[in-house]
RNA sequence: GUAGAGGCGCGUGUAUCAUCAGUAACGGAUCGGACAGAUAAGGCUGAGCGAGGGUUUGCGAAAGGGAUACAUGCCGAAGAGAGAUAUCUCCUUAUAGAUGUCUUAUCUGGACGUAUAGUUAAUAGCUAUAUGGCUGUCACCGGAGAUAUAUCAUAAAUUUUAUUCUUAAGGUGGAGUGCUAC
Numbered sequence: 001g002u003a004g005a006g007g008c009g010c011g012u013g014u015a016u017c018a019u020c021a022g023u024a025a026c027g028g029a030u031c032g033g034a035c036a037g038a039u040a041a042g043g044c045u046g047a048g049c050g051a052g053g054g055u056u057u058g059c060g061a062a063a064g065g066g067a068u069a070c071a072u073g074c075c076g077a078a079g080a081g082a083g084a085u086a087u088c089u090c091c092u093u094a095u096a097g098a099u100g101u102c103u104u105a106u107c108u109g110g111a112c113g114u115a116u117a118g119u120u121a122a123u124a125g126c127u128a129u130a131u132g133g134c135u136g137u138c139a140c141c142g143g144a145g146a147u148a149u150a151u152c153a154u155a156a157a158u159u160u161u162a163u164u165c166u167u168a169a170g171g172u173g174g175a176g177u178g179c180u181a182c
Base pairs, nucleotide, nucleotide: 001182002181003180004179007075009074010073011072012071013070014069015068016067017066026058027057028056029055030054031053035046036045037044038095039094040093041092042091043090078108079107080106081104082103083102084101085100086099087098088097089096109135110134112132113131114130115129116128117127118126119125137174138173139172140171141170143167144166145165146164148163149162150161
């Protein structure tokens, strides 16, 4: 450098279905009485022709996330942290949050269970930490086998010991910049 392996293996896209939810928004009635638009300042818009909010009623979604099927890219697949940058939350600045892109020898082998915390409509899912066995890989120990070399004994010999190679159950340990083959 090329090609591969781990398995409920990791991502992406499309379609359908349920959930989201009888929720938000919008409209009516009523209570209420001055602010509302994420926070602060300035502006802008709406508001005593009644704001935000509460109760009730009419109508009534969507996105994210999930399941299934199909297609597709792959095995640091990918996820997280950190940095930079763009967009969104009425405009500007700052903060906060959300989403996307790029960089990163910072962490994680992988899937799963449990607990805690965060996120979310959610006991689903996702993320982080801890923990538990399972699993793949390599190293060491380990027993068995094979061949070759050296060595001891012997008439000789695979008999003894050591090294090399293959490999069982089992045990211990490491980490993907790893492992295997060329």